The part of an RNA shown here (large-subunit ribosomal RNA, domain IV) has 347 nucleotides and comes from a termite gut metagenome. Its Rfam family is "Bacterial large subunit ribosomal RNA". Its mean pLDDT, the model's own confidence on a scale to 100, is 88.
Context: one part of a larger RNA
RNA sequence: CUCGCGUUAAGGAACUCGGCAAAAUGCGCACGUAACUUCGGGAGAAGUGCGGCCGGCUUUGGUUUUAGCAAUAGGGUUAAAGCCGGCGUCACAAAGCAGUCCCAGGCGACUGUUUACCAAAAACACAGGCCUCCGCAAAUCAGCAAUGAGAAGUAUGGGGGCUGACACCUGCCCGGUGCCGGAAGGUUAAGGGGAGCGGUUAGGCGCAAGUCGAAGCUGUGAACCGAAGCCCCGGUAAACGGCGGCCGUAACUAUAACGGUCCUAAGGUAGCGAAAUUCCUUGUCGGGUAAGUUCCGACCCGCACGAAAGGUGUAACGAUCUGGGAGCUGUCUCGACGCGAGACUCG
Repeated sequence: CUCGCGUUAAGGAACUCGGCAAAAUGCGCACGUAACUUCGGGAGAAGUGCGGCCGGCUUUGGUUUUAGCAAUAGGGUUAAAGCCGGCGUCACAAAGCAGUCCCAGGCGACUGUUUACCAAAAACACAGGCCUCCGCAAAUCAGCAAUGAGAAGUAUGGGGGCUGACACCUGCCCGGUGCCGGAAGGUUAAGGGGAGCGGUUAGGCGCAAGUCGAAGCUGUGAACCGAAGCCCCGGUAAACGGCGGCCGUAACUAUAACGGUCCUAAGGUAGCGAAAUUCCUUGUCGGGUAAGUUCCGACCCGCACGAAAGGUGUAACGAUCUGGGAGCUGUCUCGACGCGAGACUCG
């Protein structure tokens, strides 16, 4: 020096990203316990006192014995509680075991689940809510199929999606995309259809070269008839999604209830707001501190909150995150000493 421990004057978080680590609390009995609350809780809230040993007495219960028919009374023994007196120490839950507590806020209701081996969480799940599919040989899923799961179930059931206790609520837009419904018109495949055109040639014509050319076979093929779909017409947002700009205006100034204009499918309601969201920003004001980029309460100029990718609250809960306080301490001022195991030297 490294690792593991113990003690430490005075101070007591000044350490540090941060009380990380350590210290402290710890048991039993009694007293006593706030805000808030879903009336269950919060609660072991917080906080305070007592606790050893010896003796005496009292009360209550168990058990046993004596007397008695019994109720009961007396004795022995045992357990608990209470009162009084005394004794001793380094002051008594004497070792060991054995909650630190409080205030405020964010997130998630909660108990649960998770990255086996760097993440336990505000992520996942969750009861509850909503939408949607499915009438049973169900929908959906696995499989090429047989078949199986769903289910030895049957819409108070089963599958899928979103949200996530509870309370108060959940606004406007259906133009685009999706889904559902509609079927008049437009478009539209295979197929049907077969006008027309071509090849071949028996034959005709021709001196010849060649030309015309029936039937059959064959190639091609127009009109016309052809479904769903798409176009089209409606509905639907707890479907995917979206929810404006410019200019002017009040008798100080400032601001704009008000007006004008352009655009849109409709222009963000309630509630919340420098927020797990705020760039400018350490915004401004207030609180807390001697001093506060964090924290709490407000304001609203929301770069770029907002209503089931839910909005706003919320008791209880949390090895959660953030700020403050009490207690406590070698975290620190600032070190020191001791014990043990290594390192080092020798063997």